[in-house]
RNA sequence: UGCGGGGUAGAGCAGUUUGGUAGCUCGUGAGGCUCAUAAUCUCAAGGCCAUAGGUUCAAAUCCUAUCCCCGCAA
Numbered sequence: 001u002g003c004g005g006g007g008u009a010g011a012g013c014a015g016u017u018u019g020g021u022a023g024c025u026c027g028u029g030a031g032g033c034u035c036a037u038a039a040u041c042u043c044a045a046g047g048c049c050a051u052a053g054g055u056u057c058a059a060a061u062c063c064u065a066u067c068c069c070c071g072c073a074a
Stems, first nucleotide, its partner, number of pairs: 001073007010026004020057001028044005050066005
């Protein structure tokens, strides 16, 4: 320098196919159960979807640029 993959809740990841309510597991908080703890059950909080622009009635999703991480080639 070129190419490819990735950036979504505290952590790890789906969701992009076909634009239309942002989800799962773990963790955290509250409650139930128990003599108590663990396990288990229920509920809740937590996301301006890397940044900025564009297209659209509507963008995590499509387009452009930029930033960061990983890999390949030179």
The RNA shown here (transfer RNA) has 74 nucleotides and comes from Chlorodesmis fastigiata.
Taxonomically the source falls in Chlorodesmis (Eukaryota, Bryopsidales, Halimedineae, Udoteae).
The RNAcentral record of the sequence draws on ENA.
The prediction has a mean pLDDT of 82.
Rfam family: tRNA. By type it is a transfer RNA.